[in-house]
RNA sequence: AUUUAUACUCAGGGCGGGGUGCAAUUCCCCACCGGUGGUAAAUUCAAGGAAACUUGAAAAGCCCACGAGCGCUUUCACAAUGUGAAAGGUCAGCAGAUCUGGUGUGAUUCCAGAGCCGACGGUAACAAACCAAUAGGUUUAAAGUCCGGAUGAAAGAGGAAAAAA
Repeated sequence: AUUUAUACUCAGGGCGGGGUGCAAUUCCCCACCGGUGGUAAAUUCAAGGAAACUUGAAAAGCCCACGAGCGCUUUCACAAUGUGAAAGGUCAGCAGAUCUGGUGUGAUUCCAGAGCCGACGGUAACAAACCAAUAGGUUUAAAGUCCGGAUGAAAGAGGAAAAAA
């Protein structure tokens, strides 16, 4: 250093300002955030070298994959066309989003510019439809940043101790 099995630890960020208003971290304007593995050459860091340069590490929200959530499937229970529990990734689906210019042999990764995206449940003043003489009411939908499942789970990361060749 490799392989095998073990337990342990760790493993998601963000509304600051202004406007309207009785009321908004939900509407409007500006703002802010980016899990894990892979990929990398110019960027960054470290070591070596007189230098050229060499070696190593880091480096993509939107390139390739993965994870959580919902759903789905199976089994079981029950007060049963549903509810609850457990299991399942050789489960369909929700399910995501990038271009232009520059450099160069080589970049959707670097540099510059302009864009775009964000599970489920809750809350609710844009909006839509309907009701009402008006006031107003009802329904649907509506938060990446608030509250909740979650002091959870997990892609994985780390070191520890052991065995084998």
Model confidence (mean pLDDT): 76 of 100. The RNA shown here (FMN riboswitch aptamer (RFN element)) has 165 nucleotides and comes from a bacterium.